[in-house]
RNA sequence: GGCCCUGUAGUUUAAUGGAUAAAACAGCGGACUUCUAAGCCGUUGAUCGAGGUUCGAUUCCUCGCUGGGCCA
Repeated sequence: GGCCCUGUAGUUUAAUGGAUAAAACAGCGGACUUCUAAGCCGUUGAUCGAGGUUCGAUUCCUCGCUGGGCCA
């Protein structure tokens, strides 16, 4: 330099064109307990960026960025 794959809560994953973005763990609060843990109840928090297509984009297209791989 060329090509391919990937990017969603702090972490691991869902959502494949119909919108209120779902869950688990983690965090926070409550209740319980002599205290802690476990279990229970509640709760906060996310689409890598910029354009485009579309009535509608996490999803499709382009460019860029991050990470990974192959070739030279």